[in-house]
A computed fold for a 265-nucleotide part of an RNA from a metagenome, annotated as large-subunit ribosomal RNA, domain VI.
The full RNA is in RNAcentral, with records from SILVA.
The prediction has a mean pLDDT of 90.

Context: one part of a larger RNA
RNA sequence: CGUAGGAAAUUUGAGGAGAGCUGACCUUAGUACGAGAGGACCGGGUUGGACGUACCGCUGGUGCACCUGUUGUUCUGCCAAGGGCAUAGCAGGGUAGCUAAGUACGGACGGGAUAAACGCUGAAGGCAUCUAAGCGUGAAGCCCCCUUCGAGAUAAGAUUUCCCAUAGCGUAGGCUAGUAAGGACCCAUGAAGACUACAUGGUUGAUAGGCCGGAGGUGGAAGUGCAGUAAUGUAUGUAGCUGACCGGUACUAAUAGUCCGAGGG
Numbered sequence: 001c002g003u004a005g006g007a008a009a010u011u012u013g014a015g016g017a018g019a020g021c022u023g024a025c026c027u028u029a030g031u032a033c034g035a036g037a038g039g040a041c042c043g044g045g046u047u048g049g050a051c052g053u054a055c056c057g058c059u060g061g062u063g064c065a066c067c068u069g070u071u072g073u074u075c076u077g078c079c080a081a082g083g084g085c086a087u088a089g090c091a092g093g094g095u096a097g098c099u100a101a102g103u104a105c106g107g108a109c110g111g112g113a114u115a116a117a118c119g120c121u122g123a124a125g126g127c128a129u130c131u132a133a134g135c136g137u138g139a140a141g142c143c144c145c146c147u148u149c150g151a152g153a154u155a156a157g158a159u160u161u162c163c164c165a166u167a168g169c170g171u172a173g174g175c176u177a178g179u180a181a182g183g184a185c186c187c188a189u190g191a192a193g194a195c196u197a198c199a200u201g202g203u204u205g206a207u208a209g210g211c212c213g214g215a216g217g218u219g220g221a222a223g224u225g226c227a228g229u230a231a232u233g234u235a236u237g238u239a240g241c242u243g244a245c246c247g248g249u250a251c252u253a254a255u256a257g258u259c260c261g262a263g264g265g
Base pairs, nucleotide, nucleotide: 001152005163006162007161008160009159010158011157015149016148017147018146021049022048023047024046025045026044027043033038051106052105053104054103055102059100060099061098062097066093067092068091069090070089071086072085073084074083075082076081110144111143112142117137118136119135120134164264166177167176168175169174182260183259184258185257186202187201188200189199190198207253208252209251210249211248212247213246214245216242217241218240223236224235225234226233227232
């Protein structure tokens, strides 16, 4: 820009893409078959491999603004307690998120038309013949079925709901203006994300931060008392601290506002 007014939702599916794999074991059955050795078709069940999708409750990984221990040095006047630097100084753990080695699920079932092949009926050609007319069976393959995108599918589809049929100019096609439903700018953001887009919210508000409570993590703070010459231990005390997680709460910031947007063959 188009989709014959302007919008907001919900959809149909032309078409495109994806997927499509397979082993072993048990049973049928030591049956059919076979002198024996051996050893099935068909059917039923179980369990795997690789691959794929999703997820983080479990097992773990990572987790550079979480917690703790600790070495050297420097600073906070000193002690004590802390801060900085040394690869994140080193080391031990670890929330959210992201993850696999973790967990769940998938290939199916079924239908249609067929290939090779196997048939029925059947002439030409009194017989025969699956074929010439006609009719069947038949594959991991083809088309559906499954997942996903999808009306720019310009053949531009469908349904529901909302807004209304103003003003000025023009002979007229029409142009312009302010609006409606609605949308955008702007702002607080994240489950989204390179940007954009998408999604949530904007005071009639829990969108982010703060604060409060909780979960989870770390692992027992400082100060003080007690024991010990001291290092240290112990009590106060499941202590103190705590990023992203879960709730609550308008304290702070989403204020105020501006713009676009129909008049219908």